[in-house]
Context: one part of a larger RNA
């Protein structure tokens, strides 16, 4: 892993709502008892209020649904009275104008194990030291070198010892080292040789190791102490039991089809994994005339954006004035005081700024009346009562707080994902289009038509040379400051057939080497002036260059040629700016349009519209036909209607001329299922209409079994 069987809202008692049914100001009886009958013991209700002690309730009027007799009305509201408790009243609180019992059934609340299954643990009682710790008995064991302590002797020495060879000896928690004992180091193995080994190292006459017997025992042993070791189990053994401990936790909870359809907020809680009230769902009921996230018009509100600020409050800049007004520095003077600056305050100019500033002030909103629509006696709308689920949310768009910023965090409002399928978006919960009852056929939306790939290689007019681009935006990464003598466009100035711009021809002079300065300064180191004459024009010199001259060139004029030059401002597109790690991404091919910008025709294109044919809900309806719908997506739940299994009771049957089961195929229902035929199979089973449950599996690291 598969497959096949097992497998999870039950029982009892009570409270409550609901649905039938009986009996009703009254209802049931327990427990006994064969039954019946009985059992007035008891419970509920029919009178409340108060702690109590005690008191002790529905006159009366108005509106009014249905329905008739058109103003009567049952029940229904709304005034009011009325018991009692409390106060000194006033007042308040409860209670009253009569339905309840009883018995089944179901939803649900409690107490029990209470839908299954799941601890780690607590506490008793007993077992346990054949493994292991300590410790006593009885025993065993330690091959084989090595070293050579005291002591002794024998020799030397000394007064005598001390003391020195040399031998003898045999000492050590003494070496090395088998056995045996540990387990240090490597990391082969590592589903193994093995719940560790294997290599390699440590000890090995000792605080050695062993074999048998026996003692200590679970808050307890026991320990050269590691919370180590008590039978592969230890920070409190192990078996049983208390036990179905508890778990707000985590996994599962078995058929089917119809209607409706959420919530992740707001408050309380030692409360933040959870619960409870509210708020939202869902079904019943009850009332009885109006309702309503629409549009349109009045009116009302209001203090956001925005906009101002010589309209307050507060920041702020720049001239310019006055005042000395708390002062400060500096000067004048014998003092008084005066002067100059700086600072304050004011008065004027310029410029500016505010969540916590408004003289001002929108939209959009909110509320109100009116119309219009649309729903409503076929019962809206409110109201009650039952019952939930959930009380972990996200995302985008707009508005804010916090953050440098984040697929950040916190709020508010709309809306979608949650609980939304199709189509777009390459792919992609929330983006863009659209809200899926079933089947066909068509028109469309986004979106897109060159090929994958349906559908234009469509018209017209620009544009772009960069493969820019072929990405609507959110996104996947944006493309910026500043440049470009690419280009295209619009609009300005000046020149220009009396010839402009550019290029080619010639001129480009004289006083004078302008004066000063200098070693020299001659247009061109620097300083000062920059006049005249002669011209078509030509600077007391634009730039190179010389040691200083020269020499070259420009300004400036002509000739020549021959139609635009040339310089602003705006805008369109494109280009550098432009940098990330394996070889690469417009979705790919590829594309000079199949890119971009404007127009404009046609097509494809969704479960969306339409049309046709059915099913279903909901209303009308006795039912069926038929008609009517802002019907018929749907977690969690909620509700109602249905198939199946099993037994049973009644009433009917089937079958050896072949039950049940099993295989196949067919047919039939919207399903869950149901029948029918053929095989097999060989003895039982079935239908209606009640009833009763150990009534439905794909999942629980689900049990048990087989492959």
């Nucleotide at each position: 892993a598969c497959c096949a069987g097992g497998g999870a809202g039950u029982g009892u008692a009570u409270c409550u709502a609901a649905g039938u049914a009986g009996c009703g100001a009254g209802g049931a009886u327990a427990a006994c008892u064969a039954a019946a009958a009985g059992g007035u013991a008891u419970c509920c209700a029919a009178a409340g209020g108060g702690a109590a002690a005690c008191c002790a309730a529905u006159a009366a009027c108005u509106c009014g649904c249905a329905g008739c007799u058109u103003g009567c009305a049952a029940g229904g509201a709304g005034u009011g009275a009325g018991g009692u408790a409390u106060g000194a009243a006033a007042g308040u609180g409860c209670c009253u104008u009569u339905a309840g019992u009883u018995a089944c059934u179901u939803g649900g609340g409690u107490a029990c194990g209470a839908c299954c299954c799941g601890a780690a643990g607590c506490u008793g009682a007993g077992c346990g030291a054949u493994c292991u710790a300590a410790c006593c008995c009885u025993g065993g064991a330690u091959a084989a070198g090595g070293u050579g302590a005291a002591g002794c002797a024998a020799g030397g020495g000394u007064a005598a010892a001390a003391c020195c060879u040399u031998g003898u000896g045999a000492a050590g928690g003494c070496c090395u080292g088998a056995a045996g004992a540990g387990g240090u180091u490597c990391u082969a193995c590592g589903g193994g040789c093995a719940a560790g080994u294997g290599u390699u190292c440590u000890u090995c006459u000792a605080a050695u190791c062993u074999a048998g017997g026996g003692u200590u025992a679970g808050g307890g042993g026991u320990a050269a102490a590691a919370a180590g070791c008590c039978a592969a189990u230890c920070g409190a053994g192990c078996u049983c039991a208390g036990c179905a401990a508890u778990a707000g936790c985590u996994g599962g909870u078995u058929c089917c089809u119809a209607c409706u359809g959420a919530a992740g907020u707001u408050g309380g809680c030692c409360g933040u994994a959870g619960u409870c009230a509210a708020g939202u769902g869902u079904u019943a009921g009850g009332u009885a005339a109006g309702a309503u996230g629409a549009c349109u018009a009045a009116a009302a509100u209001g203090g956001u954006a925005g906009a101002g600020c010589u309209a307050c409050g507060g920041a702020u800049u720049u001239c310019g004035g006055a005042u000395u007004u708390a002062g400060g520095u500096c000067u004048c003077g014998a003092a008084a005081g005066g002067g100059a600056u700086c600072g304050g305050u004011c008065c004027u100019u310029c410029g500016u700024c505010c969540a916590a500033c408004u003289c001002c002030a929108a939209a959009u909103g909110u509320u109100u009346u009116a119309g219009u629509a649309u729903c409503a006696a076929a019962g809206a709308u409110c109201c009650u009562a039952a019952u939930a689920a959930a009380c972990g949310g996200g995302g985008a768009c707009g508005c804010g707080g916090g953050g440098u910023a984040a697929g950040c965090u916190u709020g508010c409002g709309u809306u979608c994902c949650g609980a939304g399928a199709g189509g777009g978006g390459a792919a992609c919960a929330a983006c863009c289009c659209a809200g899926a009852c079933u089947a066909u056929a068509g028109u469309u939306a986004a979106g897109g038509u060159c090929c994958c790939a349906a559908a234009g290689u469509g018209u017209c007019a620009g544009c772009u040379a960069a493969g820019u681009g072929u990405u609507a935006a959110a996104g996947g990464g944006u493309a910026a400051a500043g440049g470009g003598c690419a280009u295209c466009u619009a609009u300005g100035g000046c020149c220009u057939a009396a010839g402009a711009c550019a290029g080619c021809g010639a001129g480009g002079a004289g006083g004078u080497u302008g004066g000063c300065u200098c070693a020299g300064a001659a247009g061109c180191a620097g300083c000062c002036a920059u006049c005249c004459u002669u011209u078509a024009a030509a600077a007391a010199g634009u730039g190179c260059g010389u040691a200083a001259c020269a020499g070259c060139u420009u300004a400036c004029u002509u000739g020549u040629c021959a139609a635009g030059g040339u310089u602003g401002u705006a805008g369109g597109u494109c280009c550098c700016u432009a940098a990330g790690a394996u070889c690469g991404a417009c979705g790919g091919g590829g594309c000079u349009a199949a890119g971009c910008u404007g127009a404009u025709c046609a097509c494809c294109g969704a479960u969306a519209c339409u049309a046709u044919a059915g099913a279903c809900u909901a209303g009308c309806c006795a039912a069926a036909a038929g008609c009517u719908a802002a019907g018929u997506g749907g977690u969690a739940a909620g509700u109602a209607g249905g198939c199946g299994u099993u037994c049973a009771a009644u009433a009917a049957g089937a079958u050896c001329a072949a039950a049940a089961g099993c295989a196949u195929u067919u047919u039939u229902g919207c399903a869950a299922g149901a029948a029918a035929a053929u095989g097999u199979g060989a003895a039982u089973c079935u239908u209606a209409u009640u009833g009763a449950a150990a009534u439905g599996a794909a999942a629980a690291u689900c049990c048990u079994g087989g492959u």